[in-house]
Context: one part of a larger RNA
Molecule: small-subunit ribosomal RNA, 5' domain
Organism: uncultured bacterium
């Protein structure tokens, strides 16, 4: 020199495009962030047509209250599906197959998706919503009774598919894979409707996603030198989508270590950023892959996937309600508050784009994902604070040998321009039919004034840049030599030069 999610002093016109809790995985008030589907069901509850009923009352020409039944619509608390395992945060812990690289699975699973084949007969008992009864402050419930489904369960079929049994071909690096025929034994379905789609079962094969296995890399301490009892192997078995001491029962006595076992300490890893000519050395903010976490700690259910951040159940701490019998809660989502700290932002609009969930392949809805505003010179990057001409070298200033000499073509005067800003009109692309938060934005165009727009640190050497005055080892500086004790180019003020500029200059960090 060069860098940074930086801070602090001090100044500060625009804009684009990033990028903003490194500390307390501290504590959280409020709001919102994961819903949907009425084309799966019964049901309410409103509107509206219609059909019977037909009270008062005027009075017969109707009007009609009121109950009821039927059709459409609309809304939707239960039941049910499909989603809530993705998106989206953090980086505690973890030194390990976690990651990163290359392999293996003949030990394996895979909703939606996509191709291929065969299906889809007939039937049953519930229950919730709902009406009663009753317990509680409430949170929540008993309990009786009725009802629906694509909810649940048998019963047929079984192309096919698993289990057992022995058989043939063929292949393999071993366990043993793969095909074929034959006997046993099991295992299915759902239905809507607008009639033509959707959906269902079963079996193979695809794609995508994933589990587990293994080689090799992966910080520091020997002042850490022995560690280890399911510990290391076998048999046989349990579980599991699958291998396995993952567990269990019985046998043997092994395994690891100086090529660092063990133990201690610090850490998420990558891709990558930063620096360097390289070689390395730092380092993991922001984008992306993977991993683990979701108030401490353990559990399992469901479900193709969770031992599940805004599920469930247990225990713990800490906060809140309470009628004292009991209960609710979990911002490491978004914004916000309190605290901590040098220090880090709106309790903002919108689903118009892109993606995601739900629905039929809609319509439409959800969506703090994500698209945009807002703040912050926090970084990078671009513009701009004018341009020409102008010697009486004005005046003020400083300084002086008092003649001058510098600030200086620098101002003042003339002569011009209009980038940004300011005003007025015009006005996009992002959207495919139709739908535009940003937005009356970006951009154009037009009048119109030099106006509204410079600072900051430095001048002793290093290291571009000097004088005068105050001050007298005092008050100061200082990155290193070092500077001040009466003429200080080194302290402080000026005036006068140097560097950088919307930024300067310090401090910390890394090469």
């Nucleotide at each position: 020199g060069g860098a940074u999610g930086a801070a602090c002093g001090u100044u500060g016109g625009c804009g684009g495009c990033g990028u903003g809790c490194c500390u307390a995985a501290c504590a959280c008030a409020u709001g919102c962030a994961a819903g949907u589907c009425g084309a799966a069901c019964g049901g309410a509850a409103g509107u509206u047509a219609u059909g019977u009923u037909g009270a008062a009352a005027c009075c017969u020409a109707g009007u009609g209250a009121u109950a009821u039944g039927u059709a459409a619509c609309u809304u939707u608390a239960g039941u049910g599906g499909c989603g809530g395992a993705c998106g989206g945060g953090u980086g505690a812990g973890u030194a390990a197959c976690g990651c990163g690289u290359g392999g293996g699975u003949a030990a394996c699973c895979u909703g939606c998706c996509u191709c291929a084949u065969a299906c889809a007969g007939g039937g049953g008992g519930a229950u919730a919503a709902c009406a009663g009864u009753u317990a509680g402050a409430a949170a929540u419930g008993a309990c009786u009774g009725c009802u629906a489904a694509c909810a649940c369960c048998g019963c047929a079929u079984a192309a096919g598919a698993u289990u057992g049994c022995a058989c043939u071909g063929c292949c393999g690096c071993a366990u043993g894979a793969c095909a074929g025929a034959g006997c046993u034994a099991u295992c299915a379905a759902a239905u809507a409707u607008u009639u033509a789609u959707a959906g269902g079962u079963a079996u193979g094969g695809g794609a995508u996603g994933g589990g587990c296995c293994c080689g090799c890399g992966u910080c520091c301490g020997a002042u850490u030198a022995g560690c280890u009892g399911g510990u290391u192997g076998g048999c046989g078995g349990u579980g599991u989508a699958a291998c396995g001491g993952a567990c269990c029962a019985c046998c043997a006595a092994g395994g690891c270590a100086a090529c660092g076992a063990u133990c201690g300490g610090u850490a998420g890893c990558c891709g990558g950023c930063u620096u360097g000519a390289g070689a390395g050395a730092g380092u993991g903010a922001c984008c992306g892959g993977c991993c683990a976490c979701a108030u401490u700690g353990g559990g399992a259910c469901u479900g193709a996937g969770a031992c599940a951040c805004g599920g469930c159940c247990c225990a713990a701490a800490c906060u809140c309600c309470u009628a004292c019998g009991g209960g609710a809660g979990g911002c490491a989502g978004c914004a916000g508050u309190g605290g901590g700290g040098a220090a880090u932002a709106u309790u903002g609009g919108g689903c118009a784009a892109u993606g995601g969930g739900g629905g039929c392949a809609a319509a439409c809805c959800c969506u703090g994902a994500u698209g945009c505003a807002g703040c912050g010179a926090c970084g990078c990057c671009g513009c701009g604070u004018g341009a020409g001409u102008g010697a009486a070298g004005a005046a003020g200033u400083a300084u002086u040998u008092c003649g001058g000499u510098a600030u200086g073509u620098a101002a003042a005067g003339c002569u011009c321009u209009a980038u940004c800003a300011g005003c007025a009109g015009g006005g996009a692309a992002g959207a495919a039919a139709a739908u535009g938060a940003c937005g009356g934005u970006a951009c154009c165009u037009g009048a119109c004034u030099a106006a509204g727009a410079a600072g900051c640190c430095c001048c002793g050497g290093c290291u571009a840049a000097c004088u005068a005055c105050g001050u007298g080892c005092c008050a100061g500086c200082a990155g290193c030599c070092g500077c001040g004790g009466u003429a200080a180019u080194a302290c402080g003020u000026a005036g006068g030069g140097g560097g950088c500029a919307a930024g300067c200059g310090u401090u910390a960090u890394c090469c």